Description: The RNA shown here (small-subunit ribosomal RNA) has 1472 nucleotides and comes from an uncultured bacterium.
RNA sequence: AGAGUUUGAUCCUGGCUCAGGAUUAAUGCUGGCGAGAUGCAUAACACAUGCAAGUCGAGCGCGAUAAAAUGAGAGCUUGCUCGAUUUUUUGAAAGCGGCGGACGGCUGAGUAACACGUUGGUACCUACCCUCAACUCAGGGAUAACCUGCUGAAAAGCAGAUUAAUACCGGAUGGUCCCGCAAGGGUAAAGAUUUAUCGGUUGAGGAAAGGCCUGCGGCGUAUCACGCUUGUUGGUGAGGUAACGGCUCACCAAGGCUAUGACGCGUACCUGGUGUGAGAGCAUGACCAGGCAGAGUGGGACUGAGACACGGCCCACACUCCUACGGGAGGCAGCUGUGAGGAAUUUUCCGCAAUGGACGAAAGUCUGACGGAGCAAUCUCGCGUGGAGGAUGACACCUUUCGGGGCGUAAACUCCUUUUAUGAGGGAAGAAUUUUUGACGGUACCUCAUGAAUAAGGGACGGCUAACUACGUGCCAGCAGCCGCGGUAAUACGUAGGUCCCAAGCAUUAUCCGGAAUUACUGGGCGUAAAGCGAUCAAAGGCGGUUUAUUAAGUUUGGUGUUAAAGCCCUCGGCUCAACCGAGGAAUCGUGCCGAAAACUGGUAAACUAGAGGAAUGCAGAGGUAAUUGGAAUUUCUAUUGUAGGGGUUAAAUCCGUAGAUAAUAGAAGGAACACCAAAGGCGAAGGCAGAUUACUGGGCAUUUCCUGACGCUGCUUGAUCGAAAGCGUGGGGAGCAAAACGGAUUAGAUACCCGUGUAGUCCACGCCCUAAACGAUGGAUACUCGGUGUGGGAGGGUUUCAAUCCCCUUCCGUGCCUAAGCUAACGCGUUAAGUAUCCCGCCUGGGGAGUACGGCCGCAAGGUUGAAACUCAAAGGAAUUGACGGGGGCCCGCACAAGCGGUGGAGCAUGUGGUUUAAUUCGAUGCAACGCGAAGAACCUUACCUGGUCUUGACAUGUAGUGAACUUAGCAGAAAUGUUUUGGUGCCUUCGGGAACACUAACACAGGUGCUGCACGGCUGUCGUCAGCUCGUGUCGUGAGAUGUUGGGUUAAGUCCCGCAACGAGCGCAACCCCUGUCCCUAGUUGCCAGCACAUAAUGGUGGGAACUCUAGGGAGACUGCCGGUGACAAACCGGAGGAAGGUGGGGAUGACGUCAAGUCAUCAUGGCCCUUAUGACCAGGGCUACACACGUGCUACAAUGGGCAGUACAGAGGGAAGCAAAAUCGCGAGAUCAAGCAAAUCCCAGAAAGCUGUCCGUAGUCCGGAUCGGAGUCUGCAACUCGACUCCGUGAAGUCGGAAUCGCUAGUAAUCGCGAAUCAGCAUGUCGCGGUGAAUACGUUCCCGGGCCUUGUACACACCGCCCGUCACACCAUGGGAGUUUGUUGCACCAGAAGCAGGUAGUCUAACCGAAAGGAGGGCGCUUGCCACGGUGUGGCCGAUGACUGGGGUGAAGUCGUAACAAGGUAACC
Repeated sequence: AGAGUUUGAUCCUGGCUCAGGAUUAAUGCUGGCGAGAUGCAUAACACAUGCAAGUCGAGCGCGAUAAAAUGAGAGCUUGCUCGAUUUUUUGAAAGCGGCGGACGGCUGAGUAACACGUUGGUACCUACCCUCAACUCAGGGAUAACCUGCUGAAAAGCAGAUUAAUACCGGAUGGUCCCGCAAGGGUAAAGAUUUAUCGGUUGAGGAAAGGCCUGCGGCGUAUCACGCUUGUUGGUGAGGUAACGGCUCACCAAGGCUAUGACGCGUACCUGGUGUGAGAGCAUGACCAGGCAGAGUGGGACUGAGACACGGCCCACACUCCUACGGGAGGCAGCUGUGAGGAAUUUUCCGCAAUGGACGAAAGUCUGACGGAGCAAUCUCGCGUGGAGGAUGACACCUUUCGGGGCGUAAACUCCUUUUAUGAGGGAAGAAUUUUUGACGGUACCUCAUGAAUAAGGGACGGCUAACUACGUGCCAGCAGCCGCGGUAAUACGUAGGUCCCAAGCAUUAUCCGGAAUUACUGGGCGUAAAGCGAUCAAAGGCGGUUUAUUAAGUUUGGUGUUAAAGCCCUCGGCUCAACCGAGGAAUCGUGCCGAAAACUGGUAAACUAGAGGAAUGCAGAGGUAAUUGGAAUUUCUAUUGUAGGGGUUAAAUCCGUAGAUAAUAGAAGGAACACCAAAGGCGAAGGCAGAUUACUGGGCAUUUCCUGACGCUGCUUGAUCGAAAGCGUGGGGAGCAAAACGGAUUAGAUACCCGUGUAGUCCACGCCCUAAACGAUGGAUACUCGGUGUGGGAGGGUUUCAAUCCCCUUCCGUGCCUAAGCUAACGCGUUAAGUAUCCCGCCUGGGGAGUACGGCCGCAAGGUUGAAACUCAAAGGAAUUGACGGGGGCCCGCACAAGCGGUGGAGCAUGUGGUUUAAUUCGAUGCAACGCGAAGAACCUUACCUGGUCUUGACAUGUAGUGAACUUAGCAGAAAUGUUUUGGUGCCUUCGGGAACACUAACACAGGUGCUGCACGGCUGUCGUCAGCUCGUGUCGUGAGAUGUUGGGUUAAGUCCCGCAACGAGCGCAACCCCUGUCCCUAGUUGCCAGCACAUAAUGGUGGGAACUCUAGGGAGACUGCCGGUGACAAACCGGAGGAAGGUGGGGAUGACGUCAAGUCAUCAUGGCCCUUAUGACCAGGGCUACACACGUGCUACAAUGGGCAGUACAGAGGGAAGCAAAAUCGCGAGAUCAAGCAAAUCCCAGAAAGCUGUCCGUAGUCCGGAUCGGAGUCUGCAACUCGACUCCGUGAAGUCGGAAUCGCUAGUAAUCGCGAAUCAGCAUGUCGCGGUGAAUACGUUCCCGGGCCUUGUACACACCGCCCGUCACACCAUGGGAGUUUGUUGCACCAGAAGCAGGUAGUCUAACCGAAAGGAGGGCGCUUGCCACGGUGUGGCCGAUGACUGGGGUGAAGUCGUAACAAGGUAACC
């Protein structure tokens, strides 16, 4: 410090997720030791038991027990026992009294508050402590304890009698005390032990603590706001308090708080700090420390210096316990502990030794504070589980390409050490204090001994993220933080081996911060990604021009106080180190006080004119309102002319019309809108505004001078006004148009698009509504920042003119376009900013749910405005890029269409496929690009299929051992395979050891598989397509994907070439090079040829000879837009021409770029993996692949006269031939047979070419067409023609008379037509591949169909239109709204009620201290009563929830249903 994830890729926006740190944690697996910390976060739920606050006898009465002394007296064993009394010490239990139980300890429920933090203040109080001053005199009356009696179950209480005090009460004295101006008045005490102290009272001061007041600071919510408040705000007086104060009361006034957020609701103890973070911040408030609050819930006071009191009191309520039912007792949020709750949190331990506290003169007592131990890996820190050597790189395990590799110096083994562990011995500090005193603890620590001995796991290994293989599984089981893995080769599941990371821990879960600049103060945005209010006016608020003076609030600065301790940071020190602890220092936001400065902001005062405004003079304009008025057109009506149609559409129909339409003419009525002018034009704040005239009226601009003197800008918390269309209300109006509605079409349907009608509405007046893609998707104001070019309105000037216009220059305002810098993710913006800055306002924070629900406000309604959540997804989105696609556009090409010729589709047959059938009909190929395809040839074989019969190291290969030559004859069984018997036979090489080949036997490695996967692969092939494309290097442009080049202008068959150009070059393709063919030449001349010469024949190159020609087969020439003319740009090129055998690639072939289709092939071959192994292998016989209601493809033959039959007759090319081609001859009607010459071929043979030509018959007919089918007879091949061959002859003679929709081929030696040959092959082509013969027609042209190329455009597509995608319905699940209601909680108001207590009153009753001679009084208690008030009750509202028949929409879900709304012009442009 970043990373993953939207896309085919890119940049941006934007969310989600991860890596880090942390925790009072919990869970899973595992677990050796020690130190230091921490340990109910939930039920402030309920609690058994024990303990946690007592102490003082030096305050008092009293006084058990014990001890010592004394010792009356008694017993007697005369030195023992008992022992009254007295004295001293002791003080158990209970009591009076004092001090302390207001501290310490626990908890965080409540509390949004002066509760807390911080800063100041004072109307106050303070026991104990310190200092100072003064005093401590003299009396009185009671009362507990105790005793007696009584009541009660108990708790407890009552009555009588007795007694003390540092308990209580007068009196005296007194002050720097209190009251009071003063005079004056009032007001205190307590003693104890002992000889020195401790006390007591009063006053003053201190220390420390507290009370109260105060500025500032720190949560959410406005769906809590014209709100809240009646002791409320203030005053006067009184009361009350320690003290100020509405704290309380009476009276008076009507105030007080609030958008700087009152009031309400929700939540929450606050802080030092803690976690995180670079910081700013954000989150948090365990432990420790400060403060506050609470003590079962609620209320109350008493006592006291202090409480409204955790271990005190009273009352009410709830709960628990005891009870004799009358009544009592209790409060762990103290320490242990229990139950419950919960994911979850410890021992009913030791000790007061230390520190601290209470009491005491002290000794001391008490102290669950505290010090310690125990439990828990809960956290932090430290240590260990051994160290060194050790290769044959052992075994095992894993893996493997079978060679090896990994684990791995790891182990074993050798040597060593002993931290830890165990045992033994010694043994602290902590003690302050001369003595005594240690819970921890025989602990820490030290020494010795034993022996590697006692001690390693967890998670991960697809990317992020360090770390990979094997097996199993097969979208199953499962994983997953995000992206995503798993459908038979899973580094992602499970297991194993290995590896990586941490380590006594490791992972997971939860939570917080970080990353997240993802709420942006530091530090973000708003044209299109989320985001500018529809517009304006304007109150508050915010901000604000120039100059001077002053002030000092802000600001800056100096000093000073504070900012508790701890913590953080630095230094030093103590535990062996560290964590931890100690000491010192530094730091500390903030804030108080005293000063200083005066630039800036603010305040005050004075002035200015550049902002703003006013006056004056002009100007333009669909600016607004009202009234008046005009013509064209539509419609309707009237009249006339006139006759059969009109209208409408892609085409029609509904509709109108013989009752006279449409058309035409004339007239009338009525409503609405204003052609031309007219424009990128004008005006207005926006919405918006258009015939003309008039009236009233708003704003703007220009020019010049004068005036005011900052009067300004912004402004949705609020307020006011305007606000298209549609809609609503009332009343008018209604020509045209036209939702709804009706009809006609279209369609699968058509509640639409199209057509015909047609009502609201559109228009007017008044009143509402208040929303729009109300858009420049761009808030307002001000200033600054290059230019160019239009246009609207003004002003000045120049030129010109009689004058004006035109034209030119300058300038102000408005409105457009292009562009620089700059900005921007890009697109784009660019003086009219989206640039550079300032001020103010509004708004945004992932998508969906949703602009929905609830609540509020507005509205007559429709609805508007404000505006969530649950749940769900990992995206949604912007701009641009490359493709692909479009029922987008442009250009171009192709037998693509058109123009032609001939076919297919109809018939019969052949052949292939589908389907069906079958024991099997083996398998594959399936749009073009499967279907006369693999198959260049299934009777057996082939053969892979089926049935049956057989074999198991095998039909085939290699290795081992052994035997034997190999081979061969014959018989039997059998369908054969095979089995069995049998005859002959001993070979070849040799270095004499043996070897090679072959056959058999045995066992094991293995063979074998046309079994699966072409979606694991190689190779080969098809297709787009012989289409003209596909790319690269360098450079340049772009943030980038990418672009450029390759686009553009021409041209070409062509990315062919030329020109231009930020491109310049290059590669694979194109073309050419290669082959065949067309002309000529050279060379050569057999088997080919024969002109000339010669011979021979019936005839023939048959022969001699020739080398001319043809031909053969080698080599050359030739064609290059080379030449001429024209066009073109002076180019490339095109058009025409000449010459030429051939002319613009001459014709044909071979040749197939980058890639696409998971195209085809595991059955050509090769091959990974999987599967079978007496079978999915191998052999054999027979059958099947040849089936047959049917459908399709490809062909053949035809339907006839351009023909058919018969007879005669002419001319090819290219091939093949020895297990072959076969002449001639003979036989057969023929297929063919017999015999047999020649030929391994320019020699011989196949081999007769056919159409053609000549002649003749047929005469339009199912025929002398056509030949299927069937019957019979044969031939050939072959072991074998039954299933199932071809051919021949005789007979038979089916359909078919040119073929519906649709569809195919072909542009010249082509189509069409005619025959010939070859491969395969024993035999078997209508197929395939070749060969030649005869030999056309047509092409205007590119509108359309199909395919393709280039450019461009749109896109929500990228698996790429066979794409994407919307809504209803049906089903399942989830959360949520409404809902008659039901119900918990909380709260307001009104009323009732009123415990305890306090205050007031007091007629009842009781009464020690004081007064009084007494009676009695003063004072007091109880009772009663009034006021306040908790609980409680009644009624009625508000709010938050829970639940609810039914119901609404929403979300998610696999292949459901119906349509096809959107994305392309999405097929009616889309959207608001």
The sequence is in RNAcentral, with records from ENA.